[in-house]
Model confidence (mean pLDDT): 80 of 100. The RNA shown here (transfer RNA) has 74 nucleotides and comes from a bacterium. Its Rfam family is "tRNA". It is annotated as a transfer RNA. The sequence is in RNAcentral, with records from ENA.
RNA sequence: GGAGCCAUAGCUCAGUUGGUUAGAGCGCUUCGUUCACAUCGAAGAGGUCUGUGGUUCGAGUCCACAUGGCUCCA
Numbered sequence: 001g002g003a004g005c006c007a008u009a010g011c012u013c014a015g016u017u018g019g020u021u022a023g024a025g026c027g028c029u030u031c032g033u034u035c036a037c038a039u040c041g042a043a044g045a046g047g048u049c050u051g052u053g054g055u056u057c058g059a060g061u062c063c064a065c066a067u068g069g070c071u072c073c074a
Stems, first nucleotide, its partner, number of pairs: 001073007010026004019057001028044005050066005
């Protein structure tokens, strides 16, 4: 220099030809249980989906560029 893949909650990830409320497990907070802790049960908070622009009635999903990570070729 060229090419491919990835970026969604604090962490690990899902998200079914674009469709009306963005989810799971772990973790966190509160309550119950206990003398207390753990376990267990119940409830809850937490995400403008890496950024900008575009396509569309509608984008986490499609397109372009940028940033970061991984890999391959030279």